RNAcentral holds the sequence, with entries from ENA, MGnify and Rfam. Predicted 3D model of a 74-nucleotide RNA (transfer RNA) from Rummeliibacillus sp. The source organism's lineage runs through Bacteria, Bacillota, Bacilli, Caryophanaceae and Rummeliibacillus. RNAcentral records the identical sequence in 7 taxa. Rfam family: tRNA. Gene Ontology term of the family: triplet codon-amino acid adaptor activity.
RNA sequence: GGGCGUAUGGCGCAAUUGGCUAGCGCACCUGACUCUUAAUCAGGGGGUUGUGGGUUCGACCCCCACUACGCCCA
Numbered sequence: 001g002g003g004c005g006u007a008u009g010g011c012g013c014a015a016u017u018g019g020c021u022a023g024c025g026c027a028c029c030u031g032a033c034u035c036u037u038a039a040u041c042a043g044g045g046g047g048u049u050g051u052g053g054g055u056u057c058g059a060c061c062c063c064c065a066c067u068a069c070g071c072c073c074a
Base pairs, nucleotide, nucleotide: 001073002072003071004070005069006068007067010026011025012024013023019057028044029043030042031041032040050066051065052064053063054062
């Protein structure tokens, strides 16, 4: 230099051919239970979906550029 892949709460992952308010587990917070902790049960908060544009009535999803990381080729 060229090609491919990944990027979504603190962490790990979903999200159908573009369509209802972006969900799940762990973690975290509160309460119940318990002598206390853990475990268990109930409830709760937390996301401008890597950045910037574009297409569309509507974008995590399609298009363009860029950034970071990984792999391959030279």